[in-house]
Parts: sequence; C1' cells; structure tokens
RNA sequence: GCGGGAUUAGUUAAAUGGUUUAAUGCCACCCUUCCAAGGUGGAGAUACGGGUUCGAUUCCCGUAUCCCGCU
Repeated sequence: GCGGGAUUAGUUAAAUGGUUUAAUGCCACCCUUCCAAGGUGGAGAUACGGGUUCGAUUCCCGUAUCCCGCU
C1' cells in the first nucleotide's frame, strides 16, 4: 500500500427495510428478624458524518478504532 471482517445499554450477545430483544450489572418495591437467594417493575444502546427510501441498526459512500490475510 491492497483486500476482507467487526463496531448495538456499564459488560456480553441477538435482530432485521416497519415500536431495538435478552442475559448480567444498576435503581425501586415485595419476600426475609437481617443478609444472601428469589419475585415484580423501571432507567439505560445501534462507532461518527452524509446519501437512498414514506420509513435505515439494516442498503450505499466516506471517516475512526480493532482483528485477519497479501505484498
């Protein structure tokens, strides 16, 4: 220098052009003499910037970071 892949709650992962899902963590309540465990509820995310589209996490382009390969 070239090619490919990945980037989504604090963390780990799903998802697919049509309300972004769960586990764990966090907060509140319930239970318990207390703690732990358990139950219920809540807040919290699509790397960034553009484009296409009625609608983009998804499709296209660029940028950034990481990983793999080639030279």

This is a predicted structure of a 71-nucleotide RNA (transfer RNA) from a Candidatus Roizmanbacteria bacterium.
Rfam family: tRNA. By type it is a transfer RNA.
The source organism's lineage runs through Bacteria, Bacteria candidate phyla and Candidatus Roizmaniibacteriota.
The coordinates come from a structure-prediction model, not an experiment, and the mean pLDDT is 81.